[in-house]
RNA sequence: AGAGUUUGAUCAUGGCUCAGGAUGAACGCUGGCGGCGUGCAUAACACAUUCAAGUCGAACGGUGAUUUUCCUUCGGGGAAUGAUCAGUGGCGGACGGGUGAGUAACGCGUGAGCAACCUGCCCUUAUGUGGGGGAUAACGUUUGGAAACGAACGCUAAUACCGCAUAAAGUAGCACCCCGGCAUCGGGGAGCUACCAAAGAUUUAUUGCGUAAGGAUGGGCUCGCGUCUGAUUAGGUAGUUGGUGAGGUAACGGCCCACCAAGCCGACGAUCAGUAGCCGGACUGAGAGGUUGAACGGCCACAUUGGAACUGAGAAACGGUCCAGACUCCUACGGGAGGCAGCAGUGGGGAAUAUUGGGCAAUGGGCGAAAGCCUGACCCAGCGACGCCGCGUGCGGGAAGAAGGUCUUCGGAUUGUAAACCGCUUUUAUAAGGGACGAAACAAAUGACGGUACCUUAUGAAUAAGCCACGGCUAACUACGUGCCAGCAGCCGCGGUAAUACGUAGGUGGCGAGCGUUAUCCGGAUUUACUGGGUGUAAAGGGUGUGUAGGCGGGGAAGCAAGUCAGAUGUGAAAAUUAUGGGCUCAACUCAUAACCUGCGUCUGAAACUGUUUUUCUUGAGGGUCGGAGAGGUAACUGGAAUUCCUGGUGUAGCGGUGAAAUGCGUAGAUAUCAGGAGGAACACCGGUGGCGAAGGCGAGUUACUGGACGAUUACUGACGCUGAGACACGAAAGUGUGGGGAGCAAACAGGAUUAGAUACCCUGGUAGUCCACACCGUAAACGAUGAAUGCUAGGUGUGGGGACGUAAGUUUCCGUGCCGCAGUUAACACAAUAAGCAUUCCACCUGGGGAGUACGGCCGCAAGGUUGAAACUCAAAGGAAUUGACGGGAGCCCGCACAAGCAGUGGAGUAUGUGGUUUAAUUCGACGCAACGCGAAGAACCUUACCAGGACUUGACAUCCCGAGAACCCGACGUAAUGGUUGGGGUGCCCCUUCGGGGGAAUUCGGAGACAGGUGGUGCAUGGUUGUCGUCAGCUCGUGUCGUGAGAUGUUGGGUUAAGUCCCGCAACGAGCGCAACCCCUAUUGUCAGUUGCCAUCAUUAAGUUGGGCACUCUGGCGAGACUGCCGGUGACAAAUCGGAGGAAGGUGGGGACGACGUCAAAUCAUCAUGCCCCUUAUGCCCAGGGCUACACACGUACUACAAUGGCCGAUAACAAAGUGCAGCGAAACCGUGAGGUGGAGCAAAUCACAAAACUCGGUCUCAGUUCAGAUUGCAGGCUGCAACUCGCCUGCAUGAAGUUGGAAUUGCUAGUAAUCGCGAAUCAGAAUGUCGCGGUGAAUACGUUCCCGGGCCUUGCACUCACCGCCCGU
Repeated sequence: AGAGUUUGAUCAUGGCUCAGGAUGAACGCUGGCGGCGUGCAUAACACAUUCAAGUCGAACGGUGAUUUUCCUUCGGGGAAUGAUCAGUGGCGGACGGGUGAGUAACGCGUGAGCAACCUGCCCUUAUGUGGGGGAUAACGUUUGGAAACGAACGCUAAUACCGCAUAAAGUAGCACCCCGGCAUCGGGGAGCUACCAAAGAUUUAUUGCGUAAGGAUGGGCUCGCGUCUGAUUAGGUAGUUGGUGAGGUAACGGCCCACCAAGCCGACGAUCAGUAGCCGGACUGAGAGGUUGAACGGCCACAUUGGAACUGAGAAACGGUCCAGACUCCUACGGGAGGCAGCAGUGGGGAAUAUUGGGCAAUGGGCGAAAGCCUGACCCAGCGACGCCGCGUGCGGGAAGAAGGUCUUCGGAUUGUAAACCGCUUUUAUAAGGGACGAAACAAAUGACGGUACCUUAUGAAUAAGCCACGGCUAACUACGUGCCAGCAGCCGCGGUAAUACGUAGGUGGCGAGCGUUAUCCGGAUUUACUGGGUGUAAAGGGUGUGUAGGCGGGGAAGCAAGUCAGAUGUGAAAAUUAUGGGCUCAACUCAUAACCUGCGUCUGAAACUGUUUUUCUUGAGGGUCGGAGAGGUAACUGGAAUUCCUGGUGUAGCGGUGAAAUGCGUAGAUAUCAGGAGGAACACCGGUGGCGAAGGCGAGUUACUGGACGAUUACUGACGCUGAGACACGAAAGUGUGGGGAGCAAACAGGAUUAGAUACCCUGGUAGUCCACACCGUAAACGAUGAAUGCUAGGUGUGGGGACGUAAGUUUCCGUGCCGCAGUUAACACAAUAAGCAUUCCACCUGGGGAGUACGGCCGCAAGGUUGAAACUCAAAGGAAUUGACGGGAGCCCGCACAAGCAGUGGAGUAUGUGGUUUAAUUCGACGCAACGCGAAGAACCUUACCAGGACUUGACAUCCCGAGAACCCGACGUAAUGGUUGGGGUGCCCCUUCGGGGGAAUUCGGAGACAGGUGGUGCAUGGUUGUCGUCAGCUCGUGUCGUGAGAUGUUGGGUUAAGUCCCGCAACGAGCGCAACCCCUAUUGUCAGUUGCCAUCAUUAAGUUGGGCACUCUGGCGAGACUGCCGGUGACAAAUCGGAGGAAGGUGGGGACGACGUCAAAUCAUCAUGCCCCUUAUGCCCAGGGCUACACACGUACUACAAUGGCCGAUAACAAAGUGCAGCGAAACCGUGAGGUGGAGCAAAUCACAAAACUCGGUCUCAGUUCAGAUUGCAGGCUGCAACUCGCCUGCAUGAAGUUGGAAUUGCUAGUAAUCGCGAAUCAGAAUGUCGCGGUGAAUACGUUCCCGGGCCUUGCACUCACCGCCCGU
């Protein structure tokens, strides 16, 4: 000293929460010792029992144990001593001890006062203590009662009681003198009159008693100031306020009483209600403050509740009295007794608080002459980690870094020098011995604590460690378990299968005889802001004015001294606190000294400022005169345009209304039009971010009355001012009351539409109301969301009113009203002389969101309602400004087969294929908008195959290691659906060593044990890799600089241009990167080189480029050339570029391909592969045969074939390609078959051979039909592949001949060699394409254009979205 938490991020506002300290604490876990403290906070609840206040014989009369002594008739008697006991009497029981119920008060604190008072014991001084009297308790006798307690009679003493004497410096009265003060008055002196005292005891030393004065101590009373909350408590008060008189008191006083007066208190908060003992101090805090009042100290109050007095120096009396109430106890029922908020203790209450202990040794108190007695005050001990402080639980060495634990990448790491082990020490604990201070005080005696502290010795590491935390805040991390469960949590938040946040373990961190939790207070919180906050938009300026109290107030001079400042002095108790020393071994604790106690009082001084008094001034304020401006206000009168209605004319079928309609009006004559009339309301143009007004507000004209502002001028007044709680007045619209008025408009209402509905928006009607008068209401986003006043602080430019100078242009000045803008301010936006700047004064208001401007209460209102205005409960946010993005049925610009213009389709039929669904033992799994659905699958009869039922195997089908046996290997047999299972025979090799017996080894097989294998089991939301998509869209970023508090911005925006963030220009930006483009491949032209398997112009030859020959051409494939807006013209900004042209095979990226930025979709894939974790292990592994993936009421996607004449069929011909493939292959000719195909086998590892074109063209036929279209389905007969064609292949022939006649809503592709159409090839593949990937042939139509649909890019705007509109969110 700060931190967490609102957001995607930011700044500010703002609340919530945390880290600190403290406690009379409690609870959980744990617990060795000592010192010093501390301990019923709750029931001021009730209390059994003991104790807590007695003492004095030197006040008195008795009792008289004991001891001594004398006399004795030995029965006893006398004298002295005097323990003890009750009584009389004295002093003390008013202190000490407890508690905090009451009390908001002179109760407490502080400072004064008493000229209005008292004071036992104590001290000082003066003086006195003479002489009498009558009783009474105890006691005795009698007696009542259960008891408590009495009653009657009789005896007796005193320091008990009562007269008398003596009295003054006492008290009271009378009048006199002196001094003083503070109003009443006070003090002193002398005089007269009246009145009032006493007690003795013991013994020679004292002591007691009375009076008076003084002191000291302790009290009583009065006053100033201070002392909690509520105004949803605003009025209270009759002894109330005062006076006079009397009473009462120690004393003043309505303290009490009689009479008189009507006062007194209160917004500076009376009264009422709630709460509370107050203070020194304590805790906290930098301080100012806030909270608190245990222990210790001061004061107060109380003693079961309430009341009362007595005694006394002192009480309205805790352990006294009386009365009343409640409660408890005793009782013989008649009556009595009691008061722990004293110390212990009990019950109860409670989360919770101790022993029915020892002692008067010390300190203190009472009594006493004293010895002494009493003392639960006190001193000690006991219990409690309740707090503070101190000590210990060992110290040193010790690596094989032991074992064990935990983790692990299996290598190790860590626990950890920790332990073991070796050496040492003995604080503490235990035992033994010695042994205090506290004792003052004197000769002796006397210590509860206590045989305690302390000292010495002995044994032996021996007797002694836990608690909390470990996601961030906040120091400290891993494993397992759990799986939004169990649980955690102070706030944010963790947990839904890889949890550092739950539970456990290991480890680590923190503190340590404690550690955590809970509760409370202060702090942090400048979050009530005096120090030290705010109010345009975050909470917050009253709707506006006039003005009361109050607050504040211009210049000069003089006085006073209340505030202020300074000095001195009194007080501010002690303890506490701080500092410095001292004593306990240290510390806590304690002692001493000093400081502090910030306050209050008194005295003296100063006079700047504030105040106050006096005086003066003119600039603030006001006034006089002159002048112009204005929808300022009130009242009366007047006017024209328009709407509606009425009357009449003309006129005829519609009018009106809407997005479109309908309701409505109209042939009974509307709408339209003309003329006349009625009535109400509002005042076009002028008209203007123009004017006026305090605000609300004010708009035709004229008149009357009237308010304010402004300018100019002046020789007036002289601070008269500003603000303004209450109060009063005004206050839009709507609404209310009474009475008018009512044209238009128009809540409610009715009807028609719209709609899923439509109690709405739209339409047709229409009543209150709107208008007037009077009276209420008193609120609005009553807003500039900005209170009023004054002064100061750059400018520029409009506009309204007035003035000065000037011929004018213009300059200047005052008041008002706008815009821009500097400094400054602000969280930012913004404000900026009309401040939200710099200052001053006053008022109002705010303190998280919701609940709520609600409830209750008060006030106002006729009502509606207004004003004032909470709490419980609940959340961790709510809210402001700005930023990035996304989004908008916002705006601008631009692009794309996006629309439009076209061509051909899909959607209807049949079939193929995929998917959903259903079915099934199984119909394996995955893919699901675009971007799943002829997709993975470039090809499921077995295999594939992952699925199903069944039969088998268990170190395994596959890998590595170990042991034993056998070479390997080959040929079988039984049995089975097959695998598995059982079993026979042959065969003995290679390398090395050798003692020649044999041993070892490599490869391989079998058997065995276990490590392990294996898994198309799960998780694509744990992952890698790969892929799709936006999108071949033009974007995405960075460095430095600059701007901004910051998130961020700038660059990348702007003007042009482009297919393009392509390029140019401009610009606080300058550069750069990934993308674009280019570089790569194919293709279009050409040169050159090369010339077989290709080609053939010339020459020869043949049936044939067949052969010779040739390489000119075609072609093939290497290397080159070519295109760059290069050239010309127009446009453009002299640019980039664009338009047109020339040349050219090709022209403006020539056509096509490969190539895919930053990123998005937790997109797809664990079943290509790889891989973490989890799961299975005689099975979720593996083998086998069979079945399934091919099912079929249905739905969808993608294709093929068609519906025909641009066609089908038949025939003809010499048709014409490209790109590929071929040895387990392609397979020619020839022959057979109607055909599929078969036989055959030439040639070819291929520019050589083979596989191989169709549409097209020509001729004929069909003549618009379900056909000579279409070919599904089915029957029969065949072919091919393959162990195998039933489930379940393909093809052929004959026969059969379904739906279908161009396809609803909707929807797809395509801009040129494209669409459409025609065939060919390849991969996969034994076989099995209408699929996929390629190839060429024929070969169109259309594009005005960018309004609209979809998608995208840039800029801008709004936003309460940011998981980002498939958002957020409201109501029921």

A computed fold for a 1372-nucleotide RNA from an uncultured bacterium, annotated as small-subunit ribosomal RNA. Model confidence (mean pLDDT): 85 of 100. The sequence is in RNAcentral, with records from ENA, Greengenes and SILVA.